A computed fold for a 348-nucleotide part of an RNA from a metagenome, annotated as small-subunit ribosomal RNA, central domain.
[in-house]
Context: one part of a larger RNA
RNA sequence: CUGGGCGUAAAGCGCGCGCAGGCGGUCUUCCAAGUCAGUGGUGAAAGCCCGGAGCUCAACUCCGGAACUGCCAUUGAAACUGUUAGACUUGAGGACGAGAGAGGUGAGUGGAAUUCCCAGUGUAGAGGUGAAAUUCGUAGAUAUUGGGAAGAACACCAGUGGCGAAGGCGGCUCACUGGCUCGUUUCUGACGCUCAGGCGCGACAGCGUGGGGAUCAAACAGGAUUAGAUACCCUGGUAGUCCACGCCGUAAACGAUGAAUGCUAGCCGUUGGGUAGCUUGCUAUUCAGUGGCGCAACUAACGCAUUAAGCAUUCCGCCUGGGGAGUACGGCCGCAAGGUUGAAACUC
Numbered sequence: 001c002u003g004g005g006c007g008u009a010a011a012g013c014g015c016g017c018g019c020a021g022g023c024g025g026u027c028u029u030c031c032a033a034g035u036c037a038g039u040g041g042u043g044a045a046a047g048c049c050c051g052g053a054g055c056u057c058a059a060c061u062c063c064g065g066a067a068c069u070g071c072c073a074u075u076g077a078a079a080c081u082g083u084u085a086g087a088c089u090u091g092a093g094g095a096c097g098a099g100a101g102a103g104g105u106g107a108g109u110g111g112a113a114u115u116c117c118c119a120g121u122g123u124a125g126a127g128g129u130g131a132a133a134u135u136c137g138u139a140g141a142u143a144u145u146g147g148g149a150a151g152a153a154c155a156c157c158a159g160u161g162g163c164g165a166a167g168g169c170g171g172c173u174c175a176c177u178g179g180c181u182c183g184u185u186u187c188u189g190a191c192g193c194u195c196a197g198g199c200g201c202g203a204c205a206g207c208g209u210g211g212g213g214a215u216c217a218a219a220c221a222g223g224a225u226u227a228g229a230u231a232c233c234c235u236g237g238u239a240g241u242c243c244a245c246g247c248c249g250u251a252a253a254c255g256a257u258g259a260a261u262g263c264u265a266g267c268c269g270u271u272g273g274g275u276a277g278c279u280u281g282c283u284a285u286u287c288a289g290u291g292g293c294g295c296a297a298c299u300a301a302c303g304c305a306u307u308a309a310g311c312a313u314u315c316c317g318c319c320u321g322g323g324g325a326g327u328a329c330g331g332c333c334g335c336a337a338g339g340u341u342g343a344a345a346c347u348c
Stems, first nucleotide, its partner, number of pairs: 004319003007302002012316001014201004021194003025088004031082001033081002035077008049065006091191001092188003095184005103177007110154001114150008125136002162169002206247006216240001220236004258315006266293013298303001321348003330341004
């Protein structure tokens, strides 16, 4: 280097964009770089291999052959890859006409609930638990009625429903804005796929500065429980939870399943379009999604099965016994917390 793998045994980067690189549709043409064939040169000797010979054998030595899988030159071939030129439309993209959506950003706005404040009614309890107590309450609580304030989250609709690359996104309205699907076959004519580095996005928690602070609530305090109880339960409660800007860059970031393309039985739901038929709300069918079951195939089994873990191709990432260890050291990044890259001794 080849050979084996990556749902659960070790192994798919959290996700995208994308330079270099790798790979690339159909037809014709040119060249002949790759490729193939012929010829010539070279590929030192020794050694290796084969056939002989010589030392009594062998080791060893000698002779001959083969080999030296390579390189160079030259003459050809033209299927494939590549190059040149031209053409095509099915891949890709555009146009036009429709459509669905919690996709994103900003601004505004609504009701319920919670807590607090004020006032009325009202009186001795309330709260909480397995049971209690801490706690609140005659300075009038809890309950109830009216008024006000604040912050945060949006019941029902709601759905193996929708949208987004992933993280994620849910009251309503407006503005700006990204993507997707279907239809017509109207245009361009391979413009494509993947992607080391690189760049960007990236839940929660955490960090910086400034706001905000209703609820909940690490830390903390108290009450219980207990042998103890630095917990589980209860009463409080600060960071935080919210907003703006800037960092952090990690998750069981999961479908534990990289992306793209083609092919390979079906059946039953559901979402968004189209077409046809009619009895106008159903049937059939066709695209694009999203689920359940299931054949072949695959799989160690479980299972997967047109949304593949089947059959193939291209490109990238990753794995190579357990522990030591995602540690040490060094580099890079970070305000820090730490992240990323990532060993060895030793041991089983």